[in-house]
RNA sequence: UUGAUGGAGAGUUUGAUCCUGGCUCAGGGUGAACGCUGGCGGCGUGCUUAAGACAUGCAAGUCGAACGCACCCCCUCGGGGGUGAGUGGCGCACGGGUGAGGAACACGUAACUGACCUGCCCCCAAGUUCCGAAUAACCCUCCGAAAGGAGGGCUAAUACGGGAUGUGCUGCACCGCUGUGGCGGUGCAGUAAAGGUCGCAAGACUGCUUGGGGAUGGGGUUGCGUUCCAUCAGCUAGAUGGUGGGGUAAAGGCCUACCAUGGCGACGACGGAUCACCGGCCUGAGAGGGUGGCCGGUCACAGGGGCACUGAGACACGGGCCCCACUCCUACGGGAGGCAGCAGUUAGGAAUCUUCCCCAAUGGGCGCAAGCCUGAGGGAGCGACGCCGCGUGAGGGAUGAAGGUCCUCGGAUCGUAAACCUCUGAAUCAACGACGAAAGACCACUUCGGUGGGGAUGACGGUAGUUGAGUAAUAGCACCGGCUAACUCCGUGCCAGCAGCCGCGGUAAUACGGAGGGUGCAAGCGUUACCCGGAAUCACUGGGCGUAAAGGGCGUGUAGGCGGACCGUUAAGUCUGACUUUAAAGACCGCCGCUCAACGGCGGGCGUGGGUUGGAUACUGGUGGUCUGGACCUCUGGAGAGAGAACCGGAAUUCCUGGUGUAGCGGUGGAAUGCGUAGAUACCAGGAGGAACACCGAUGGCGAAGGCAGGUUCUUGGACAGAAGGUGACGCUGAGGCGCGAAAGUGUGGGGAGCGAACCGGAUUAGAUACCCGGGUAGUCCACACCCUAAACGAUGCACGUUGGCUCAUGGCGGGAUGCCGUCAUGGGCGAAGCCAACGCGAUAAACGUGCCGCCUGGGAAGUACGGCCGCAAGGUUGAAACUCAAAGGAAUUGACGGGGGCCCGCACAAGCGGUGGAGCAUGUGGUUUAAUUCGAAGCAACGCGAAGAACCUUACCAGGUCUUGACAUCCCAAGAACCCCUCCGAAAAGAGGGGGUGCCCUUCGGGGAGCUUGGAGACAGGUGCUGCAUGGCUGUCGUCAGCUCGUGUCGUGAGAUGUUGGGUUAAGUCCCGCAACGAGCGCAACCCUUGCCCUUAGUUGCCAGCACCUUGGGUGGGCACUCUAGGGGGACUGCCGGUGAAAGCCGGAGGAAGGCGGGGAUGACGUCUAGUCAGCAUGGUCCUUACGACCUGGGCAACACACGUGCUACAAUGACCAGGACAACGCGCCGCAAACCUGCGAAGGUAAGCCAAUCGCUGAAACCUGGUCCCAGUUCAGAUCGGAGUCUGCAACUCGACUCCGUGAAGGUGGAAUCGCUAGUAAUCGCGGGUCAGCAUACCGCGGUGAAUACGUUCCCGGGCCUUGUACACACCGCCCGUCACACCAUGGGAGUACAGUGCAGCUAAAACCACCGGGAGCUUGACGGCAGGUGUCUAGGCUGUGCUGCAUGACUGGGGUGAAGUCGUAACAAGGUAACUGUACCGGAAGGUGCGGUUGGAUCACCUCCUUU
Repeated sequence: UUGAUGGAGAGUUUGAUCCUGGCUCAGGGUGAACGCUGGCGGCGUGCUUAAGACAUGCAAGUCGAACGCACCCCCUCGGGGGUGAGUGGCGCACGGGUGAGGAACACGUAACUGACCUGCCCCCAAGUUCCGAAUAACCCUCCGAAAGGAGGGCUAAUACGGGAUGUGCUGCACCGCUGUGGCGGUGCAGUAAAGGUCGCAAGACUGCUUGGGGAUGGGGUUGCGUUCCAUCAGCUAGAUGGUGGGGUAAAGGCCUACCAUGGCGACGACGGAUCACCGGCCUGAGAGGGUGGCCGGUCACAGGGGCACUGAGACACGGGCCCCACUCCUACGGGAGGCAGCAGUUAGGAAUCUUCCCCAAUGGGCGCAAGCCUGAGGGAGCGACGCCGCGUGAGGGAUGAAGGUCCUCGGAUCGUAAACCUCUGAAUCAACGACGAAAGACCACUUCGGUGGGGAUGACGGUAGUUGAGUAAUAGCACCGGCUAACUCCGUGCCAGCAGCCGCGGUAAUACGGAGGGUGCAAGCGUUACCCGGAAUCACUGGGCGUAAAGGGCGUGUAGGCGGACCGUUAAGUCUGACUUUAAAGACCGCCGCUCAACGGCGGGCGUGGGUUGGAUACUGGUGGUCUGGACCUCUGGAGAGAGAACCGGAAUUCCUGGUGUAGCGGUGGAAUGCGUAGAUACCAGGAGGAACACCGAUGGCGAAGGCAGGUUCUUGGACAGAAGGUGACGCUGAGGCGCGAAAGUGUGGGGAGCGAACCGGAUUAGAUACCCGGGUAGUCCACACCCUAAACGAUGCACGUUGGCUCAUGGCGGGAUGCCGUCAUGGGCGAAGCCAACGCGAUAAACGUGCCGCCUGGGAAGUACGGCCGCAAGGUUGAAACUCAAAGGAAUUGACGGGGGCCCGCACAAGCGGUGGAGCAUGUGGUUUAAUUCGAAGCAACGCGAAGAACCUUACCAGGUCUUGACAUCCCAAGAACCCCUCCGAAAAGAGGGGGUGCCCUUCGGGGAGCUUGGAGACAGGUGCUGCAUGGCUGUCGUCAGCUCGUGUCGUGAGAUGUUGGGUUAAGUCCCGCAACGAGCGCAACCCUUGCCCUUAGUUGCCAGCACCUUGGGUGGGCACUCUAGGGGGACUGCCGGUGAAAGCCGGAGGAAGGCGGGGAUGACGUCUAGUCAGCAUGGUCCUUACGACCUGGGCAACACACGUGCUACAAUGACCAGGACAACGCGCCGCAAACCUGCGAAGGUAAGCCAAUCGCUGAAACCUGGUCCCAGUUCAGAUCGGAGUCUGCAACUCGACUCCGUGAAGGUGGAAUCGCUAGUAAUCGCGGGUCAGCAUACCGCGGUGAAUACGUUCCCGGGCCUUGUACACACCGCCCGUCACACCAUGGGAGUACAGUGCAGCUAAAACCACCGGGAGCUUGACGGCAGGUGUCUAGGCUGUGCUGCAUGACUGGGGUGAAGUCGUAACAAGGUAACUGUACCGGAAGGUGCGGUUGGAUCACCUCCUUU
């Protein structure tokens, strides 16, 4: 520069991530069907199922120019024309239909035929002569219901027969050429024929015969290609070949006789299943995959099966014969039939059309021709079945109408959409009106090639079209959670339903149903079915196998595949040129014709394939020669649990014998069973026997793997190293095959010490068919023979080559030399590049390449079933499907969890003190009860909680009585101001009635307004009705635990990591150091309040040191020093010293009121608990509206067999009681606190000063101290309960208040299992105040008084923080999850059998036909030869019988499997899963499973120990 036009993904496994992997979707297509809908036209297309059955009509005839006859018409009487049946000729083998069969030379493609045929057609050569005998039609007779037939008689031919001729042709013999049977030649023999028409005739035309050639159409043969199953591995007697013969147009076991014994097969024979093949069509970027309807080519078939005849051609769709099945007719004797031709009917089915018109055109048959026939064909009809085109209007039109829908009530939207105005004019009507049709024929001319001429002929169709007139004139369907384009309202409430996958629906559903709106297509739209695509998800293009599915257990080796260097040759592969073929149609490109398009016409190019031929020779192959690098051999050497056999040895266990010796031994978490006074265990000595070989010993060695370990000897395999030499590619891999192959197991015979499945006991336990203990048989050992599996693992096939390093070890060798260096082989570790999903691998590759083998293709069902092979058995090997799921998986991440580990906190334990749990009472809760016992709170974190106080009220509950614009808010109208008082009825509310009474603002004095009350109408009020799982706000809790995050950077494909981990330190993610991190935020700390010391300011109501007065009281004067009050400051910071440390800090000390956060409080990170609260308040939605609202009276919230929580008071002497005496603080008070005085035993009452409070009052604090009584007792303890009498509050103390006095005097003697609080001014103990409140406090919130004990310590329990580890958990261990059993459903294996279908073999029987023979003692015919009828035989379709094989269906019963919200039993696995798990094998057990033997790590933890269980 030119050409080439060509590739998209998404959803779904997880808390999240990456990968693997399946499922699903978006696209295109169809001979379709179904649902809803439907205007027109053109072009196509239309039984995919029952190759089921078919009524009726039509689909193949034609020729008088082959022939005779009969009849009809015309006639110029010569003849001409026509019709019918028949003889004869040609056709009926084409055209049309269908796809059953067939896996085959059937088809496709390319060849061969010297092994062949070919009617009609064309060309050439030659001929066309002489005779003859019949027969149909017709006539007569007869049989039969019919179909049809028989006999006699007449007749023609282009029908039939004979003779002649012989160009030729054929046979035989021979010769030459040639490519098997081809061509040429010689001789002998054999062998043809038909006429017709026209013409006066000549002759012409057309037939006929023989032969050659051509064309066309066929027959046969061959190479290559053409589905699935190997759970079909061996098949084959005409089978393979030969010879002779037969047969055919022709080669051939095609057939036959004989002979031989071959032929085919893992490059898939044989068998089974399925199927017409192709051009093409659909899809796809392509490679490929699927498909074969319409059109075209080929094949096969014509109700099922067999057979031949005729013929050029058939074993013949609308011909024949026979058998079978079926249908029809019948006079029952016998006959007829074949729509897979066109229409049509019926059946089947989801489903597929008119019993139409025409031969006008194209084509076919016959004919000289005219013409006849033609359901081929041309047309029309029906069906949106498909493709294409068109239309349902166009322009204008905002009060953005009405109406619908939504709404935050403002509005938004349907929407210029409609209405309305203007324009055009599908439909419809009318007029005209085609192309397709010009040939042939006829006529004329002709150089015989042809040329010219005028006419006729249209089914479609009065159609297409043109013109004129002319009405605004059908739109539907699907979808709107994501994928995927399109959102709201209502209804429903895990229901009804949706769903392609994921998944929606349990009261606010964009997912169901409806509506409005929207999106997408549009006379269609969706759904279903099927194909390709996406799917690189079978991977040729273009995949994989350490852990995801996948390396054979290991070797040896056959076929096969692949193969070192050089030279020559060949040209099979390979490359290239030419020729030929690859039909047409289709597809592609261009042009053209229907107004466009679909559709059609013409031209071009393409057609990756096959064949022939020429050339090239790098590579591969063949072949010849050479080489040494691969491989092998020889020599030398050392290493080794390599293998086999024989022999030998010591230690230990057990047993036996003897001895010493006495009461235990043994065993466990603890025990028991067991052994032992008949003497065990222990110790000593001796003996027997079997098995295994300590130390060395290893991260070691050897072997192919399994595996191999005391020593010695013998036999033997392999590897390695060294130095040379030899052979000369001899190599690598390896389907089948063969061999080896741990443990367990099997057979036979031995052996048997220890150990030890099964089994027996003892424990444990809810159980314990286990774990632990005591016994113990097979077995473990040997010999021989089987078995053949494994976590047979490096989960990594073998071989070769290439590619940085470091380091250790084993065995050699070399140099230097005890130390080092180099090299080869082997065994390990770390790591570069690279690879990997990651983990990881990394010269021992999982890197980069090559060769060969094995294996994988979602999970489950299942390594199961059936079948085959192997095995004595156990079992092994090969190895599915139905059904079911939307996943199953790998690696890594963050959490959570662990009966994992490490570190560290906390009244967590421990050490202490005091309680609770027992009693009585108070209070809350559960339960029960009730008309109601209103509601909420529910482990910690509900239960003296909401409630800081239920007699009415509160109050939400119940009963009864009442109200309906309402008890409460806003608006409107009317009246009245408001308001106050009284009477009646009633339980009250409510209702009825009466009386008093007018204000404020403005005013034009009429009135108006604000406010309130009453009445009225409607908008509305109201609801403690529901939803705390729709919410706001607030609160509890983990937890005052030290954590939770972000920005930037960096690491990782990513989730994420880093920072925040590490070393120290702290109360603290507090601080320091280090560090791919550097910073920052919310938390921590500090800032705030309070308390502890001091100072200062201030000094009344507070205070009183000093002074004064006094009634002795800070009372007064006075003072503000002190106490105190309340403002402001100071003070503490590891600042100082010592020790230690890198520092941070820690320890000790000093000073100080206080010392390492001084004490206390307030303060609560990101978040968790779908925590609590709709009844505090607010609030979405929903429900009620003469009630689920409101008012009232009474009742209830207070009930009481019980159970639990929280408390009070006690049980007494550290006490109770009596008498006397001392010392607080916080607070509170006018609807109040109340002194003092009087009365009362008292609660209290009366009266009343003071105080709005540092002034007065509540207010005498108690424990305590002093003295006294009581004397261990249910008491002088304790005070419940009950009786009586009172006080106070309040409208009212019956249900149901508190208090007082007198009397009564219960349980209770320190509280089981269990459990709570507290680390200092704390616990304990003592009293005081306050809030709520008319009254009511053992509760709650505060205050002060007295005032301890203990903490060794972090093993354990509980909770928490950090790091780490495992995980099958992620709703996160209250997790997950396994198996039996029970129930329901589903598919499936076995099964005595039963039934059907297919197929093999054998026997019997056997039609028609062909063929052979006979055709005689017998029929017909011929002039004769002969022929026919007929008979016999072989073979066969079919039938019958027997016996196999295969398939499908079914079957009492039976086996396992799958699926199924809440069944039973256990707890096997996941954490060390509580006995690590898994595994092959064996035994055992309700079940998971347990145990033995051997193996694996795909096991945690390692200081030791741990009784079992824990859903």

Notes:
The prediction has a mean pLDDT of 86. The RNA shown here (small-subunit ribosomal RNA) has 1511 nucleotides and comes from Deinococcus metallilatus. Taxonomically the source falls in Deinococcus (Bacteria, Thermotogati, Deinococcales, Deinococcaceae). Rfam family: Bacterial small subunit ribosomal RNA. Rfam links the family to the GO terms ribosome and structural constituent of ribosome. The sequence is in RNAcentral, with records from ENA and SILVA.